[in-house]
Molecule: nadA riboswitch
Organism: Acidobacteriota bacterium
RNA sequence: GGCUGCAACAUCCCCGUGGGCGGGACACUUUGGAAACAAAGUAGUUAGCGCGUCCGCUGCAGCC
Repeated sequence: GGCUGCAACAUCCCCGUGGGCGGGACACUUUGGAAACAAAGUAGUUAGCGCGUCCGCUGCAGCC
């Protein structure tokens, strides 16, 4: 260096890190509704989103 499998490190456990995409949450608008809520739409330098996926990087282990 390449390939494969991983995240030990963490103030219980899970969580390495930067970013892309999909989806969700939050907020607002409209419609329906007594309400609960449902459907549709809109924007986000929102956020440990305990959802998925992809790319790069760091580290660990094994093989070459």